Model confidence (mean pLDDT): 80 of 100. Predicted 3D model of a 74-nucleotide RNA (transfer RNA) from a Clostridia bacterium. It was read from a public genome assembly. Lineage of the source: Bacteria > Bacillati > Bacillota > Clostridia. Its Rfam family is "tRNA". Rfam links the family to the GO term triplet codon-amino acid adaptor activity.
RNA sequence: GUACCUAUAGCUCAGCUGGAUAGAGCAUCAGACUCCGACUCUGAAGGCCGACAGUUCAAAUCUGUCUAGGUACA
Numbered sequence: 001g002u003a004c005c006u007a008u009a010g011c012u013c014a015g016c017u018g019g020a021u022a023g024a025g026c027a028u029c030a031g032a033c034u035c036c037g038a039c040u041c042u043g044a045a046g047g048c049c050g051a052c053a054g055u056u057c058a059a060a061u062c063u064g065u066c067u068a069g070g071u072a073c074a
Base pairs, nucleotide, nucleotide: 001073002072003071004070005069006068007067010026011025012024013023019057028044029043030042031041032040050066051065052064053063054062
């Protein structure tokens, strides 16, 4: 330099072919349980989906450019 892959919660990920309020586990906080703690159970908080444009009635999802990381070739 060229091609391809990835980017969604603090962490690991799901989200199918564009459609209803963006989800799970772990972690955190609160409550229950316990003499206390751990375990277990219940609940809560936490994201406008890497950035900016475009298409569309509607975009995490499609298209373009860029950014960061990775792989292959040179």